RNA sequence: GUAUGCUAAAGGCAAACUAUUUGAAAAAAUAGGACGCAAAGCUAGGGGUCUAAGGUUGAUUUAUAUUGACUAGGAUAGCCCGGUUUCCAUA
Numbered sequence: 001g002u003a004u005g006c007u008a009a010a011g012g013c014a015a016a017c018u019a020u021u022u023g024a025a026a027a028a029a030u031a032g033g034a035c036g037c038a039a040a041g042c043u044a045g046g047g048g049u050c051u052a053a054g055g056u057u058g059a060u061u062u063a064u065a066u067u068g069a070c071u072a073g074g075a076u077a078g079c080c081c082g083g084u085u086u087c088c089a090u091a
Base pairs, nucleotide, nucleotide: 002091003090004089005088012037013036017032018031019030020029021028022027035078041084042083043082045081046080047079048076049075050074054071055070056069057068058067059066060065
């Protein structure tokens, strides 16, 4: 340096759920908590998924307004691929 994760040790991360905060929402942060994880470290480049405040457009309405559809520049790295860095053990 490459491959692998059968064995061991040291450690690491933390789903659901609960509380508080932020946010229009999806969701995120912090604390508790462990379902799991050998990259469940980092990165929204490709695909997927979630949300739709704002925007576009239709309908109703005298109008304020109400509501349907579409839309990511929002979110997800614990959905997959790619990129990138890396502990221990074995070969």